[in-house]
RNA sequence: UAAUAAAAGCAAACCGUCGGAAACGGCGGGACGCAAAGCCAUGGGGGCUAAGGUUUUUAUGCUAAGUCAGCCCGGCCGCUA
Numbered sequence: 001u002a003a004u005a006a007a008a009g010c011a012a013a014c015c016g017u018c019g020g021a022a023a024c025g026g027c028g029g030g031a032c033g034c035a036a037a038g039c040c041a042u043g044g045g046g047g048c049u050a051a052g053g054u055u056u057u058u059a060u061g062c063u064a065a066g067u068c069a070g071c072c073c074g075g076c077c078g079c080u081a
Stems, first nucleotide, its partner, number of pairs: 001081002009034002014029006032070001038076003043073003046068003052063003
C1' cells in the first nucleotide's frame, strides 16, 4: 500500500432455542456480505429501546445508567500479499 489471487477466518437476513421489559445478546443451523465484520460504548458523533424515573397537556410524550463496534471518525492489537 490493498486491484487480483491463494490459504485461513468471520457470518447479515431468516429459522430453532435460551436470556432480557424492550432494544438486543448467547448457542445451534444458515450465508448477505467483510482485508480488520478482531477489541474498546469509561474517546467523539450517531442509531435503537424506555424497565425505572419524570411531566399532569396522560400519550404513539420526555429521559440511559440499557443496547448497536456489520453506522461514521478515533484508539488498541493482528492475518495474508